[in-house]
About this RNA
This is a predicted structure of a 383-nucleotide RNA (Bacterial RNase P class A) from Sphingomonas sp. MMS24-J45. Taxonomically the source falls in Sphingomonas (Bacteria, Pseudomonadota, Sphingomonadales, Sphingomonadaceae). Its mean pLDDT, the model's own confidence on a scale to 100, is 76. The gene name in the source record is rnpB.

RNA sequence: CCAGAGGGUCGGGCGGCCGCGGCCCCGUUGCAGAACGGGGGCGAGGAAAGUCCGGGCUCCGCGGAACGACGGUGCCGGGUAACGCCCGGCGGGGGUGACCCCAGGGACAGUGCCACAGAGAGCAGACCGCCGAUGUCCAGGUAACUGGAACAGGCAAGGGUGAAAGGGUGCGGCAAGAGCGCACCGCGCGCCUGGUAACAGGGGCGGCAUGGCAAACCCCACCGGGAGCAAGAUCGAAUAGGGAUGGCACAUGGGCCUCGUUCCGGCUCGUCAUCCGGGUUGAUUGCUGGAGGCGGCGUGCAAACGUCGUCCUAGAGGAAUGGUCGCCUAUCCCCGUCGCACGGCGGGGUGGACAGAACCCGGCUUACAGACCCUCUGGUGUU
Numbered sequence: 001c002c003a004g005a006g007g008g009u010c011g012g013g014c015g016g017c018c019g020c021g022g023c024c025c026c027g028u029u030g031c032a033g034a035a036c037g038g039g040g041g042c043g044a045g046g047a048a049a050g051u052c053c054g055g056g057c058u059c060c061g062c063g064g065a066a067c068g069a070c071g072g073u074g075c076c077g078g079g080u081a082a083c084g085c086c087c088g089g090c091g092g093g094g095g096u097g098a099c100c101c102c103a104g105g106g107a108c109a110g111u112g113c114c115a116c117a118g119a120g121a122g123c124a125g126a127c128c129g130c131c132g133a134u135g136u137c138c139a140g141g142u143a144a145c146u147g148g149a150a151c152a153g154g155c156a157a158g159g160g161u162g163a164a165a166g167g168g169u170g171c172g173g174c175a176a177g178a179g180c181g182c183a184c185c186g187c188g189c190g191c192c193u194g195g196u197a198a199c200a201g202g203g204g205c206g207g208c209a210u211g212g213c214a215a216a217c218c219c220c221a222c223c224g225g226g227a228g229c230a231a232g233a234u235c236g237a238a239u240a241g242g243g244a245u246g247g248c249a250c251a252u253g254g255g256c257c258u259c260g261u262u263c264c265g266g267c268u269c270g271u272c273a274u275c276c277g278g279g280u281u282g283a284u285u286g287c288u289g290g291a292g293g294c295g296g297c298g299u300g301c302a303a304a305c306g307u308c309g310u311c312c313u314a315g316a317g318g319a320a321u322g323g324u325c326g327c328c329u330a331u332c333c334c335c336g337u338c339g340c341a342c343g344g345c346g347g348g349g350u351g352g353a354c355a356g357a358a359c360c361c362g363g364c365u366u367a368c369a370g371a372c373c374c375u376c377u378g379g380u381g382u383u
Base pairs, nucleotide, nucleotide: 001379002378003377004376005375006374007373008372009371010370012328013327014326015325016324017323018322020043021042023040024039025038026037027036028035029034045354049365050364052363053362054361055360056359057228058227059226060225070224071223072222073221074220075089076088077087078086079085090104091102092101093100094099105219106218110217111216112213113212114211127159128158129155130154131153134152135151136149137148138147139146140145167185168184169183170182171181172180186208187206188205189204191202192201193200194199232285233284234283235282242276243275244274245273246272247271248270253269254268255267256266257265292311293310294309295308296307297306298305299304329352332349333348334347335346336345337344338343
């Protein structure tokens, strides 16, 4: 210098003018609530987003335990309020490497599935092929036997199909072959050593037997009440409606009291006044200082924890945080010039990504123009 890997920080700046939302102060008016005027300071994010996990808080439900259903999680150890998050390790896969990726328990508990192709796909199978030891047939031979055919039959090495064909490589062996035998690798079983563990290493035994799929049902272990700030709490107007008491009015009346009739009985129906309770619009609260940020020290590989110091100012409620002008600036484009080139210098133009708090935290995921910093890897060049 080129190409990469991991992590972190920032994400336009300054000023003028006009606005917007809370808070505080002053003045005037007013009994007061408050209104008007002036001033001061504050006012979005790393994701405020998706609402996907986990909690705080609130209300509702719930006597305890066990089992079951439903949902979720799933290598091991640690962190945490908790987690499906984070850290460290293990195993598998990828990369020359820094490093990256993995839904990573159980397939002899049971059920199910394995399309197409292919001879055969689950207690395997023989299409092409190989063989002719054995039987058979033909020829030769007195016979032993020799040669041929490939009918019976033997085989699964090679070819072919497929995502997958019942261990792999090599040597021996055989008529041809085959764990048929042996060595190494793989697999299974139990032993020893190391490790908290996942697991790793070593040697022994077994010729190898039931291949894959559990983000198919299922089995095992562990976890889990429901709804959410439009939660919830307080205050509470008019009108309508509910209840109590009292007054007035009505009534030989209407309605109801199991179908019809009659009798008896009970309740109730109007209006006015006072009081009570619920409750809608509304007002107040919950409401922002908290598992909080930064720095030092200590423990720890780390996530993190402990301790000391310091800092903190959105809290609206259909929702403010904006607009405009000037200068500068990242980026991009054009021209000129220097230079082999990357690029440097000068001039002109453009001009700021994703996005918008709504009870609050811890995470994850997704979006993001561009700038800067740290550590590391591979290659190349110079000394």
The sequence is in RNAcentral, with records from ENA. Rfam family: Bacterial RNase P class A. Rfam's curators write: Ribonuclease P (RNase P) is a ubiquitous endoribonuclease, found in archaea, bacteria and eukarya as well as chloroplasts and mitochondria. Rfam links the family to the GO terms tRNA processing, dimeric ribonuclease P complex and ribonuclease P activity. By type it is a ribozyme.